[in-house]
């Protein structure tokens, strides 16, 4: 060097063009003598730049980084 997959909260993930959702931590609260388990809630994310688009995590393009094959 080339090609092919991937990049969402701390973490693991769902989402194929219309309000980002969950699981798991972590805070407050209920329950318990107390701890754990349960019950409520609550903060928290789309890798970064440009394009189409009325509307972009999503199509498209260029970079960044992972993972795999080939040289």
């Nucleotide at each position: 060097g080339c090609g092919g997959c991937c990049g969402u909260g701390g973490u693991c993930u769902a989402g194929u063009g219309g309000c980002a959702g969950g699981a798991u931590u972590c805070g407050a609260g209920c329950u318990u003598c107390c701890c754990a388990a349960g019950c409520u809630u609550g903060c928290g994310a789309c890798c970064c730049g440009g394009g189409u688009u009325c509307a972009a995590a999503u199509c498209c393009c260029g970079g960044c980084g992972g993972c795999c094959g080939c040289a």